[in-house]
RNA sequence: GGCUGCAACAUCCCCGUGGAUGGUUUCAGAGCUUGUGGCGGAGAGCCAGGAGACUGAAAAGCGCAUUCACUGCGGCC
Numbered sequence: 001g002g003c004u005g006c007a008a009c010a011u012c013c014c015c016g017u018g019g020a021u022g023g024u025u026u027c028a029g030a031g032c033u034u035g036u037g038g039c040g041g042a043g044a045g046c047c048a049g050g051a052g053a054c055u056g057a058a059a060a061g062c063g064c065a066u067u068c069a070c071u072g073c074g075g076c077c
Stems, first nucleotide, its partner, number of pairs: 001077007013063001014061001016070007024059006032052003036048004
C1' cells in the first nucleotide's frame, strides 16, 4: 500500500461517523383506475366520502435497504 472480517466505546437491547440513492411517515394537488352509498319510472346523469397508483414539498435515532468516503479493532497478501 492492497484485500477482508468486525463495531468495543452507547442512559434496556440495537445503533462507529458523514454523504448519496431508493423507500417510510405527514401535508397538498388537477386529473386517472376501482368498487360503495344516495337521488332518478327504467335509463341518461348528478352528489358524497373510501381505496390504489402518479407529482411536489417537509421531517428524523429513518430500529428499511444499497453504495461511497472516513474512524477504531483484528486477519491475510
NadA riboswitch from an Acidobacteriaceae bacterium, 77 nucleotides, folded computationally. It was read from a public genome assembly, where an Rfam model found it. Lineage of the source: Bacteria > Pseudomonadati > Terriglobia > Terriglobales > Acidobacteriaceae. Its Rfam family is "nadA riboswitch". The literature on the family includes a 2020 paper in Nucleic Acids Res by Chen et al., "Structural distinctions between NAD+ riboswitch domains 1 and 2 determine differential folding and ligand binding". By type it is a small RNA.